Predicted 3D model of a 73-nucleotide RNA (transfer RNA) from a Candidatus Parcubacteria bacterium.

This record gives sequence, C1' cells and structure tokens, in this order.
RNA sequence: CGGGCUGUGGCGCAGAGGCUAGCGCGCCUGCUUUGGGAGCAGGAGGCCGUGGGUUCAAAUCCCACCAGCCCGA
Repeated sequence: CGGGCUGUGGCGCAGAGGCUAGCGCGCCUGCUUUGGGAGCAGGAGGCCGUGGGUUCAAAUCCCACCAGCCCGA
C1' cells in the first nucleotide's frame, strides 16, 4: 500500500428494508432457605462503531472514515 472479515445492553451472540431491537449469561428486587447456592416471579440496562447517502421507511442497502483480526505485497 491492496484485499477480506468483524463492530448490536456489562460479556457472548441473533436480527438479511416495515412487526415495541431480541436470546443466553451476568446485575437489581421479592418469594423460598438458618445462610449461601439452586429454583420461581418481577425489574433495570443497548437506538445498533462514526459521518453522509438511497428510500415513504435503514441495525439491515450504498459511500467514506475509525478500531480490531486475517491474507497478500
């Protein structure tokens, strides 16, 4: 320098143009227990890496940039 992949709650991931942005783990509260754990019930927490564009409508399509990983020079 060129190419590819990835970026979504604290962590790991799903979501392939419209449905309240979901799942697991974790966290908080309550019940249960002597206590802890397990179990049950409820709850908080993300506007989707950043900025533009397309569209009636974008996490999703397009462009640029940023970060990480990989390949090639």